Predicted 3D model of a 72-nucleotide RNA (transfer RNA) from Ceratopteris richardii.
The RNAcentral record of the sequence draws on Rfam.
Its Rfam family is "tRNA". By type it is a transfer RNA.

RNA sequence: UCCCCGGUAGCUUAGUGGUAGAGCGCUCGGUUGUUAACCGAUUGGUCGUAGGUUUGACUCCUACCCAGGGAG
Numbered sequence: 001u002c003c004c005c006g007g008u009a010g011c012u013u014a015g016u017g018g019u020a021g022a023g024c025g026c027u028c029g030g031u032u033g034u035u036a037a038c039c040g041a042u043u044g045g046u047c048g049u050a051g052g053u054u055u056g057a058c059u060c061c062u063a064c065c066c067a068g069g070g071a072g
Stems, first nucleotide, its partner, number of pairs: 001071004006066002010024004018055001025043001027041004048064005
């Protein structure tokens, strides 16, 4: 320098154009003599950045940034 894959909640991740979900976690409550476990509720996001396409973009296009792998 070139090629491939990825970036979404505190963490792990789903979501192939039509209102962004789940698990774990945090917080509160119930249960228990207490903790843990269990049960219930609650809390959560400029979808890496900037543009473009579209009535509408996490999703499609371009450039860049970050991380991983490969070629030379």